[in-house]
Context: one part of a larger RNA
RNA sequence: UCCGGCGAGUUAUUGUUGUUGGCAAGGUUAAGAACUUAAGGUUUGGAGCCGAAGGGAAACCAAGUCUGAAAAGGGCGAGAAGUCAGUAGCAAUAGACCCGAAACCGGGUGAUCUAUCCAUGUCCAGGUUGAAGAUGCCGUAAAAGGCAUUGGAGGACCGAAGCCACAUCCGUUGAAAAGGGUGGGCAUGAGGUGUGGAUAGGGGAGAAAUUCCAAUCGAACCCGGAGAUAGCUGGUUCUCCUCGAAAUAGCUUUAGGGCUAGCCUCGUUUUAGUCACAUGGAGGUAGAGCACUGAAUUUCAGAGGGGGCGUCAAAGCCUACCAAAGAAUAUCAAACUCCGAAUGCCAAGGUGAUGAUGAACGGGAGUCAGACUGCACGAGAUAAGUUGGGUAGUCAAAAGGGAAAGAGCCCAGACCACCAGCUAAGGUCCCAAAGUGAGCGUUAAGUGGAAAAGGAUGUGUGGAUUCGAAGACAACUAGGAUGUUGGCUCAGAAGCAGCCAAGCAUUUAAAGAGUGCGUAACAGCUCACUAGUCGAGAGUCCAUGCGCCGAAAAUGUCCGGGGCUAAAACGCGACACCGAAGCUGUGGAAUUACGAAAGUAAUUGGUAGAGGAGCAUUCUUAAAACAGAAGAAGCCGUACCGGAAGGAACGGUGGAUGGAUAAGAAGAGAGAAUGCCGGA
Numbered sequence: 001u002c003c004g005g006c007g008a009g010u011u012a013u014u015g016u017u018g019u020u021g022g023c024a025a026g027g028u029u030a031a032g033a034a035c036u037u038a039a040g041g042u043u044u045g046g047a048g049c050c051g052a053a054g055g056g057a058a059a060c061c062a063a064g065u066c067u068g069a070a071a072a073g074g075g076c077g078a079g080a081a082g083u084c085a086g087u088a089g090c091a092a093u094a095g096a097c098c099c100g101a102a103a104c105c106g107g108g109u110g111a112u113c114u115a116u117c118c119a120u121g122u123c124c125a126g127g128u129u130g131a132a133g134a135u136g137c138c139g140u141a142a143a144a145g146g147c148a149u150u151g152g153a154g155g156a157c158c159g160a161a162g163c164c165a166c167a168u169c170c171g172u173u174g175a176a177a178a179g180g181g182u183g184g185g186c187a188u189g190a191g192g193u194g195u196g197g198a199u200a201g202g203g204g205a206g207a208a209a210u211u212c213c214a215a216u217c218g219a220a221c222c223c224g225g226a227g228a229u230a231g232c233u234g235g236u237u238c239u240c241c242u243c244g245a246a247a248u249a250g251c252u253u254u255a256g257g258g259c260u261a262g263c264c265u266c267g268u269u270u271u272a273g274u275c276a277c278a279u280g281g282a283g284g285u286a287g288a289g290c291a292c293u294g295a296a297u298u299u300c301a302g303a304g305g306g307g308g309c310g311u312c313a314a315a316g317c318c319u320a321c322c323a324a325a326g327a328a329u330a331u332c333a334a335a336c337u338c339c340g341a342a343u344g345c346c347a348a349g350g351u352g353a354u355g356a357u358g359a360a361c362g363g364g365a366g367u368c369a370g371a372c373u374g375c376a377c378g379a380g381a382u383a384a385g386u387u388g389g390g391u392a393g394u395c396a397a398a399a400g401g402g403a404a405a406g407a408g409c410c411c412a413g414a415c416c417a418c419c420a421g422c423u424a425a426g427g428u429c430c431c432a433a434a435g436u437g438a439g440c441g442u443u444a445a446g447u448g449g450a451a452a453a454g455g456a457u458g459u460g461u462g463g464a465u466u467c468g469a470a471g472a473c474a475a476c477u478a479g480g481a482u483g484u485u486g487g488c489u490c491a492g493a494a495g496c497a498g499c500c501a502a503g504c505a506u507u508u509a510a511a512g513a514g515u516g517c518g519u520a521a522c523a524g525c526u527c528a529c530u531a532g533u534c535g536a537g538a539g540u541c542c543a544u545g546c547g548c549c550g551a552a553a554a555u556g557u558c559c560g561g562g563g564c565u566a567a568a569a570c571g572c573g574a575c576a577c578c579g580a581a582g583c584u585g586u587g588g589a590a591u592u593a594c595g596a597a598a599g600u601a602a603u604u605g606g607u608a609g610a611g612g613a614g615c616a617u618u619c620u621u622a623a624a625a626c627a628g629a630a631g632a633a634g635c636c637g638u639a640c641c642g643g644a645a646g647g648a649a650c651g652g653u654g655g656a657u658g659g660a661u662a663a664g665a666a667g668a669g670a671g672a673a674u675g676c677c678g679g680a
Base pairs, nucleotide, nucleotide: 001680002679003678004677005676006675011094012093013092014091015090016089017088018087019086020085021084022083023082026050027049028048032044033043034042035041054061055060064076065075066074067073097235098234100232104225105224106223107222108221109220115199116198117197118196119195120194121193122192123191124189126158127157128156129154133150134149135148136147137146138145162186163185164184166183167182168181169180170179201217203213204212205211210219238614239613240612241611242610243609248261249260250259251258252257262367263366264364265363266362267361268360269359270358273354274353275352276351277350279347280346281345287339288337289336293333294332295331298328299327300326304322305321306319307318308317309316370395371394372393373392374391375390377388378387379386400411401410402409415588416587417586418585420584421583422582426578427577428576429562430561431560435575439572440571441570442569448564454549455548458546459545460544461543462542463541464540465539466538467537475533476532477531478530479529481506482505483504486500487499488498512527516525517524589604590603591602592601593600594599615669617666618665619664620663621662622661626658627657634653635652636651637650638649640647641646
């Protein structure tokens, strides 16, 4: 991992609701007893219980009663049949669908492991060092002291046995549930070790680590209370049919639990409901506005204040300072409003649509983690696949087609069958079903097929305006002069360092007291301006379509790919086709409604969940029926039947039981529980 077997809403009592039956103003027996006996017993037994009358705390009264001063008002009653069994759902009490704690308590068993202690034994190769003391000598007044020898102390030294466990390597489904290799430490001591004994579970022991107390220790192990409890996790077994949720509100030592309501289902009763239009309402949002409340800008004017001058003090004067109220101008606001929609909301009656969708009562639930998308908002950074409500949709509980691939996007809601048709979204060159379709434009960037501010003689369209056959724009040829080197300044300043003058005048076709380069200053080049050549458009601005740059990232290239350029890109309008479980067609099934029927019409996605109808298994009764050695059950095989669970028939095997049908009763259905047992 697989296979086989086992494996989870039960039983009792009580209550409640439905349903079936008995009797009925009544219904019913319990224990017990008697008789039969082994049955679905019969007969007794009326104690008791429920109902037939209520009201009041009660006395008490009674179709009424209580409150009350009350004949008032008000509360609860009086008008509708119950009761006993069976059966189904649910609840309560019990282990109460099953498995699962860590723990708690009681009584015992453990110190053969280990900790400490007691008693009694035993062990420590060899080597080294050389304390005190002693003796002798020297020394002293006597001492002290010194030297030599002797001596043999020490939680002394080195190092085997023994004990320990510091480093590292190996081992890590090991050779081993703590070891092996190489080194290491202690090794006469607080030393090692044998035997016997003592201390026991909130207790012991502890050179103290929550360490040890038999591979178990922040409280050992065994049995019991015990099926502890588990608002938690996991699991919960056949089929089909009808309907079908919720992830919200309030409260909760409550937030992953619960209760009531909401939403679902079943039954009974009843008669409303929903939508549209028209009409009538409430309201202060969007927008807008500044009349209030605040914020904020400029100007005028300016009470008051600051500063300066003045003075003994003042008056007074001045002020590029601050500035209220006021005027003009122009703004902003969820908690501003002189105003003010669209939607939405409410509504008797009216018209139309729909056709049981509404309501009440009663039985049963589940749900209380929601997710994303669009729209209008709050929080956040006008961040998040973020968070919080509102509103609509989808998913959840929804398959199918499209978006390459995708819970929540777009289209569309799958009863079954079909080698039939039409469409939706989306598509029609190939992968790949259908236009290499037709018309008119745009794009040259592979833009399409990722992105901003900003930038640019890209290109299309529309508009405005200036110049132009009295010749524009561009190019070429020629001129571009004189007073004058204007004045000032300056070393110099001559069109061109700088300053001044509204900047003059002359000759002119035209030519600035000079546009730029240049010189130390001049010179020189050039421009404005003019003429000629040429011969038809040229310049500027605005709006708009499609493009360009801006554009750097980590496995492999921003169309799914190939590939695409009068397109297979983009825009516009029209046509054809493809395309889904949508719609239609044909056949079939079921549910509901209507109907006397024939039939007709509508409906039939579905998690939690409610309701309905069935299949199969074991046993019991009818049943000693019936089948069966001319072969039961079981097992194997098969192209049969049924809407499913399932059921036959035949053949083989097997070798003795099976049991249609109608009822009844359940140890009544397995694929999951890190399920249990066995096997491979």
Molecule: large-subunit ribosomal RNA, domain II
Organism: Lachnobacterium bovis